[in-house]
RNA sequence: UUGAAGGCGGGAGGAGAGACCACAUCUUGUGGCGCCGAAGGAGCAAACCGAUGAGGUGAAUCUCUCAGGCAAAAGGAGGCCCGCUGGACG
Numbered sequence: 001u002u003g004a005a006g007g008c009g010g011g012a013g014g015a016g017a018g019a020c021c022a023c024a025u026c027u028u029g030u031g032g033c034g035c036c037g038a039a040g041g042a043g044c045a046a047a048c049c050g051a052u053g054a055g056g057u058g059a060a061u062c063u064c065u066c067a068g069g070c071a072a073a074a075g076g077a078g079g080c081c082c083g084c085u086g087g088a089c090g
Stems, first nucleotide, its partner, number of pairs: 006085006018033001020032005034070003040066001041064003047057003
């Protein structure tokens, strides 16, 4: 079951933080200071395993900011809607 979770595809939304400074340049580069967290990345609690050890496994919208971002554009987690799949949980 008039179809749960999950998976795939599409759609509409979608926050935060300097249109900062200097030099160069012709839309971009280099350097500097300040900041943001919701691409990605990294870290860990309880619990379980372990010899009551050392240690291992161990999540996120938490934490860190490597990366990315701080006018617009682009990007954008997690949800929402639709379709397909799936076939019983949430």
RNAcentral holds the sequence, with entries from Rfam.
The RNA shown here (Glycine riboswitch aptamer) has 90 nucleotides and comes from Thermoactinomyces daqus.
Of the family's consensus pairs, 90% are formed in the model.
Model confidence (mean pLDDT): 85 of 100.
Taxonomically the source falls in Thermoactinomyces (Bacteria, Bacillota, Bacilli, Caryophanales).
Its Rfam family is "Glycine riboswitch aptamer". Rfam's curators write: This family represents the bacterial glycine riboswitch.